[in-house]
This is a predicted structure of a 373-nucleotide RNA (Bacterial RNase P class A) from a Microscillaceae bacterium.
């Protein structure tokens, strides 16, 4: 320098002309006027997945039942989100042991509470899939000339399968086998470092133990429900008609969370038929806002100086063309010139994350290769 990764940022720009939504200020004939000046999509506005604000239900009790979360600790309005850490797995080097295995360092992933409660499952193949069990083997004894056959032992070895009843190395025996020793692993106690998870260190126990909780299930912590079409108010409208069914304190019917139970409202309710309105305003944009000084934290991230105002439509404006400007390719050819190209996508209460899409550009680390010193 080029190329891979990962993390972060930006994601055209000027001018004219003609439109569209809003704001402020003038003015008149008082109309959705008419001038002037400003303002007018994004890093994802998306997908609507997770949490919050807000608003309704009696600020919402209780029981059950659904549902989520699932290593610790922080951060925050909250979170399943992010930050720092602990453990585990699987690979690299380097090392210690006879072997099992261990140690430091390093890269990546990790839904990582309990199957040393309980229940259930586990095709096939295998003697046996979980109360252990014996096809081959091995060994002893007994029968046979031998091949072999019974009987008793054992579970080291071999074969089945994803998964074999702890592993190395010895003592030991007929042959073995936690029988028995020592490491190694498992579990339990004490301790001792850390706020924790967890990790060192001693002991004791031959020693539970096949997989599955992304199978019921159990621990622990946690969630009323609804969604901006929430929900307030103004206006207009109008038939308080008719029929049937129930009910008026013996309470129908309704609100209130999936139910049950409480609580609240209650003179109507429900079906059918026939009418009649269907317009605007708030909510709705100054907020966990934005940029910036200083400080504290390893970090997420908090405190605090200044100093700013940044879309608000509602069938739904944020656009169109025209020149030039800068990128980025491609050709021609040389310091010019002709030509293509700009993705992804667009607010709909409102914020803080996750996910996914995105031409093309830049910074910063990291690893690989060439040069060149």
């Nucleotide at each position: 320098a080029a190329u891979g990764c990962a993390a972060g940022c930006c994601a055209u720009c000027u001018u004219a002309u003609c439109g569209c939504c809003g704001g402020u200020u003038g003015u008149c004939u008082u109309g959705c006027g008419c001038a002037a000046c400003g303002g007018g999509a994004g890093g994802a506005a998306a997908g609507u997945c997770c949490g919050g604000g807000c608003a309704a239900c009696u600020c919402a009790g209780a029981g059950c039942a659904u549902c989520c979360u699932a290593c610790u600790u922080c951060u925050u309005a909250a979170c399943g989100g992010g930050a720092a850490g602990g453990g585990c797995u699987u690979g690299g080097u380097u090392u210690u042991g006879c072997g099992a295995a261990g140690a430091a360092c390093u890269a990546a992933g990790u839904a990582c509470a309990g199957c040393a409660a309980g229940u259930g499952c586990c095709a096939c193949a295998g003697a046996a899939a979980a109360u252990a069990u014996a096809c081959c083997g091995c060994u002893c004894g007994c029968c046979g000339c031998a091949a072999g056959g019974c009987g008793a032992g054992u579970a080291a070895g071999g074969g089945u399968g994803a998964a074999a009843a702890g592993g190395u190395a010895g003592a030991g025996u007929a042959a073995g086998a936690g029988c028995c020793u020592a490491c190694c692993g498992c579990u339990c106690a004490g301790u001792c470092g850390g706020c924790a998870a967890c990790g060192g260190c001693u002991g004791a126990g031959g020693c539970a133990g096949g997989g599955u909780a992304a199978a019921c299930c159990u621990u622990a912590g946690g969630a009323g429900u609804u969604g901006a079409a929430a929900g307030a108010c103004c206006a207009a409208a109008u038939a308080a008609g008719c029929c049937a069914a129930c009910g008026u304190u013996u309470g129908a019917g309704g609100g209130u969370u999936g139910c049950u139970c409480g609580c609240c409202c209650g003179a109507g309710u429900u079906g059918g038929u026939g009418g009649g309105u269907a317009g605007g305003u708030c909510g709705a944009u100054g907020g966990a806002g934005c940029u910036u000084u200083g400080g504290c934290g390893u970090g997420a991230g908090c405190c605090u100086c200044a100093g700013c105002c940044u879309a608000g439509a509602u069938a739904a404006a944020u656009g169109a063309u025209a020149a030039g400007a800068a990128c980025u390719c491609g050709c021609c050819a040389c310091c010019g010139g002709c030509g293509a190209g700009g993705a992804c996508a667009g607010a709909a209460c409102c914020c803080g994350g996750c996910u996914u899409a995105u031409c093309g550009g830049c910074u910063u680390g990291c690893a690989u290769u060439u040069u060149a010193u």
Background: The organism belongs to Microscillaceae, within Bacteria.